[in-house]
Background
Model confidence (mean pLDDT): 84 of 100. Predicted 3D model of a 504-nucleotide part of an RNA (small-subunit ribosomal RNA, 5' domain) from an uncultured bacterium. The RNAcentral record of the full RNA draws on ENA. It matches the Rfam family "Bacterial small subunit ribosomal RNA".

Context: one part of a larger RNA
RNA sequence: GGACGAACGCUGGCUGCGUGCUUAACACAUGCAAGUCGAACGCUGAAGCCGACAGCUUGCUGUUGGUGGAUGAGUGGCGAACGGGUGAGUAACACGUGAGUAACCUGCCCCUGAUUUCGGGAUAAGCCUGGGAAACUGGGUCUAAUACCGGAUACGACCACGGAACGCAUGUUUCGUGGUGGAAAGUUUUUCGAUCGGGGAUGGGCUCGCGGCCUAUCAGCUUGUUGGUGGGGUAAUGGCCUACCAAGGCGACGACGGGUAGCCGGCCUGAGAGGGCGACCGGCCACACUGGGACUGAGACACGGCCCAGACUCCUACGGGAGGCAGCAGCGGGGAAUAUUGCACAAUGGGCGAAAGCCUGAUGCAGCAACGCCGCGUGAGCGAUGAAGGCCUUCGGGUCGUAAAGCUCUGUCCUCAAGGAAGAUAAUGACGGUACUUGAGGAGGAAGCCCCGGCUAACUACGUGCCAGCAGCCGCGGUAAUACGUAGGGCGCAAGCGUUGUCC
Numbered sequence: 001g002g003a004c005g006a007a008c009g010c011u012g013g014c015u016g017c018g019u020g021c022u023u024a025a026c027a028c029a030u031g032c033a034a035g036u037c038g039a040a041c042g043c044u045g046a047a048g049c050c051g052a053c054a055g056c057u058u059g060c061u062g063u064u065g066g067u068g069g070a071u072g073a074g075u076g077g078c079g080a081a082c083g084g085g086u087g088a089g090u091a092a093c094a095c096g097u098g099a100g101u102a103a104c105c106u107g108c109c110c111c112u113g114a115u116u117u118c119g120g121g122a123u124a125a126g127c128c129u130g131g132g133a134a135a136c137u138g139g140g141u142c143u144a145a146u147a148c149c150g151g152a153u154a155c156g157a158c159c160a161c162g163g164a165a166c167g168c169a170u171g172u173u174u175c176g177u178g179g180u181g182g183a184a185a186g187u188u189u190u191u192c193g194a195u196c197g198g199g200g201a202u203g204g205g206c207u208c209g210c211g212g213c214c215u216a217u218c219a220g221c222u223u224g225u226u227g228g229u230g231g232g233g234u235a236a237u238g239g240c241c242u243a244c245c246a247a248g249g250c251g252a253c254g255a256c257g258g259g260u261a262g263c264c265g266g267c268c269u270g271a272g273a274g275g276g277c278g279a280c281c282g283g284c285c286a287c288a289c290u291g292g293g294a295c296u297g298a299g300a301c302a303c304g305g306c307c308c309a310g311a312c313u314c315c316u317a318c319g320g321g322a323g324g325c326a327g328c329a330g331c332g333g334g335g336a337a338u339a340u341u342g343c344a345c346a347a348u349g350g351g352c353g354a355a356a357g358c359c360u361g362a363u364g365c366a367g368c369a370a371c372g373c374c375g376c377g378u379g380a381g382c383g384a385u386g387a388a389g390g391c392c393u394u395c396g397g398g399u400c401g402u403a404a405a406g407c408u409c410u411g412u413c414c415u416c417a418a419g420g421a422a423g424a425u426a427a428u429g430a431c432g433g434u435a436c437u438u439g440a441g442g443a444g445g446a447a448g449c450c451c452c453g454g455c456u457a458a459c460u461a462c463g464u465g466c467c468a469g470c471a472g473c474c475g476c477g478g479u480a481a482u483a484c485g486u487a488g489g490g491c492g493c494a495a496g497c498g499u500u501g502u503c504c
Base pairs, nucleotide, nucleotide: 001504002503003502004501006500007499008498009497010496013376014375016373017372018371019369020368021334026332028330030329031328032327035078036077037076040075041074043072048067049066050065051064052063053062054061055060056059085287086286087285095211096210097209098208099207100206101205104204105203109200110199111198112197113196114195115194116193117151118150119149120148126141127140128139129138130137131136157180158179159178160177161176162175163174164173165172166171213259214258215257220250221249222248225247226246227245228244229243230242231241232240262284263283264282265281266277267276268275269274289310290309291308292307293306312323313322314321315320340366342365343364344363348362349360350359351358352357379409380408381407382406389400390399391398392397413445414441415440416439417438418437419436423431448493449492451490452489453474454473455472459488460487461486462485463484469476470475
């Protein structure tokens, strides 16, 4: 000098765009953050409309039938594994980069081949009846499906046997013969679906080469350890697991241990080499009160799912139950320190749905904060008897100083009024009567902070008297202090200026 997610002191006019718990991965009141589908299904059936009957204040009320389909819970499907948060753990194939998978999976989506046949038994909701304070739960009975189960069919698929071609070691591809396994309807003009296959796309799993912290005041480490065979398990290879066998495997090219740490694209600095950092944005990973476990599913060992244990908090009729903000706001606490319990789904995107649409604290916006960057303003011109006043003075004067006053103007920001968007392709705008435009008003409302001994731009007076104090280094202060305090003046930067901290 530059930089910052900064903080503190003094001060503070306005847009735009960004950024905002770095500390306690501390504990959380309250609200919201994941639903949707009636064109899968059985119930429930409101408003309204049509008709009949009754009452009568003759156009209202009531009863009942039909239509209608709102609503509510339930079965079922898809989603809930995305999106959002955090950085605790992790020195590891976690990440980056480059390969491999002849060792693998992939719902929804696209292309393509074949099929969509015949049957069956339940169950939730409902109704009846119990238990419990509650959370919830038991029994009986009835019922539906794109829920569940069985049979037939088999182009492909898997397994066994035989043949052929090819390759990169296991092997891959292909032909023939035997065994195994599926389907569902709604609507009907269609469409949307379902099943078994092949291919694609996308997303993942696994393996390997190389690369990136400190410490030797850590020198030896290891028994599922290293390898083999058989078996199990997985979508899949593999000590991943197991039985047996062998005795191996790693290490000064730093094993093992300890400390620290999410990694990267990038960011800061620097001429570069390099050094430091990993906030915002993007990619990957890990985690979701702490520890463990599996279930469902194409996908989880699952933030707003389940089970167990633990700590903590809450309810209780003491028998038993409920909870998890490192989602968005917000509260307490910690701290030098970090915001609103806001608006809207209008846009973009996501889930469901045929669609209308519903949901969406993702997102779009608004609010707060000079926290940062950029920009603008706080007026412009003229104005000397150089006014008054302050300060200094050699008492002549000098200086603040064209500065003020005064005169003439201007209108950026501002105030008031009127108009008023784009963002939306037909409808739909939270932002927002916002941006912007026009008119009117009037210099009116808008300057501070640090410094002035040298480094280092900028000097005098008074007070103080090694006191009070200053200080980044050298050093000032003990009676003439340009170094302390105040004043005048000056230098610098400016809605900021200084200080502190950290990095280069």